[in-house]
RNA sequence: CAUUCCACCACGGGAGAACCGGCGCAACACGCCGGUGCCGAAGGAGCAACCGCCCCGGAAACUCUCAGGCCAAAGGACCGCGGUGGUAUG
Repeated sequence: CAUUCCACCACGGGAGAACCGGCGCAACACGCCGGUGCCGAAGGAGCAACCGCCCCGGAAACUCUCAGGCCAAAGGACCGCGGUGGUAUG
């Protein structure tokens, strides 16, 4: 110096799913309370193709829906790009 992988930071992109009753308010409502229903892409849990293998272990966007969410905003797995640090190889 180049590349691999990891972490963090900045920027851009980023899905799904809602109704009803009551309260409150001058009034409306997406506020508060309750009921029923629904969603999966924070987090969490389960299964295991696969990796590895003596054992231990790792492991999905699948499954569950505890948590979270169901106007917008925010959040958001993940993707792109740049930077910083580490790591390995040349």